[in-house]
Predicted 3D model of a 105-nucleotide RNA (Glycine riboswitch aptamer) from Dethiobacter sp. The coordinates come from a structure-prediction model, not an experiment, and the mean pLDDT is 81. The model forms 90% of the base pairs in the Rfam consensus. It was read from a public genome assembly, where an Rfam model found it.
RNA sequence: AUGAAACCUGUGGGAGAGACCCAUCCUUGGGCGCCGAAGGAGCAAGGCAAUCCGGCUGCUGACCGGCAAGCUGAAACUCUCAGGCAAAAGAACCGCAGGCGGACG
Numbered sequence: 001a002u003g004a005a006a007c008c009u010g011u012g013g014g015a016g017a018g019a020c021c022c023a024u025c026c027u028u029g030g031g032c033g034c035c036g037a038a039g040g041a042g043c044a045a046g047g048c049a050a051u052c053c054g055g056c057u058g059c060u061g062a063c064c065g066g067c068a069a070g071c072u073g074a075a076a077c078u079c080u081c082a083g084g085c086a087a088a089a090g091a092a093c094c095g096c097a098g099g100c101g102g103a104c105g
Base pairs, nucleotide, nucleotide: 007099008098009097010096011095012094013093018032020031021030022029023028033085034084035083039081040079041078042077046072047071048070052066053065054064055063
């Protein structure tokens, strides 16, 4: 000199599902039916692995092998707690601009 990830701000795009019924009076409660892309939760392969068993040994330890409780382990998959089902708002994710940061070299 170059300036990764994560995080933050602004901005553009951004799906799905009843403007259902009753009550209430501007936005909430109840009922039924639905959605998955705020958030949250679950786990496959794989990896590690207690105790125990076997081998080796005079015995123990170490080492090797076996079983395997358990731990770890992804999502846009699954769940539907939360959230959502006109518009608005929100929205995972992606683009652009910047901030922060300081991986790599």

The organism belongs to Dethiobacter, within Bacteria.